A computed fold for a 73-nucleotide RNA from a Candidatus Peribacteria bacterium, annotated as transfer RNA.
Model confidence (mean pLDDT): 81 of 100.
RNAcentral holds the sequence, with entries from ENA.
Rfam family: tRNA. From the family's description: Transfer RNA (tRNA) molecules are approximately 80 nucleotides in length.
[in-house]
Order: sequence, then structure tokens, then C1' cells
RNA sequence: GCGUUCGUAGCUCAGCGGUAGAGCGCCAGACUAUUAAUCUGGAGGUCGGUAGUUCAAAUCUACGCCGGAUGCA
Repeated sequence: GCGUUCGUAGCUCAGCGGUAGAGCGCCAGACUAUUAAUCUGGAGGUCGGUAGUUCAAAUCUACGCCGGAUGCA
């Protein structure tokens, strides 16, 4: 340089047009002599960026934009 692929919560990921979710982690409470475990509740997101399509976009389209993985040279 060319091709393929992936960017969603602190981490690992789901969601593939119609209210953004799970597990782990974090915070608080219950339980316990204490810690751990367990149970209950809570916080945390401009869905990498910009533009477009649509009544409606994390989802579809474009990008000579940003970052990662991988193959070839």
C1' cells in the first nucleotide's frame, strides 16, 4: 500500500429499523461475631466520528475521518 473484519456500561459481550440490555465489577442495604458467599436495590451509555435515508437509526447507506485485529505484498 491492497483486502477482510470489529468498535455498544469499568471489563466480556447481546441487541440487526420502533423505550439501549445481560454477566462480572462498583455503590448501598439485608444476612453474618467479622470477612467471604448468598439475597435485594441502585448508579454508570451523546452505541468511535461526520453526513445521508426514514415518521423513527446502535441497526440501513456514504466517507480521501479515528482506533483495533487479521491476510497478502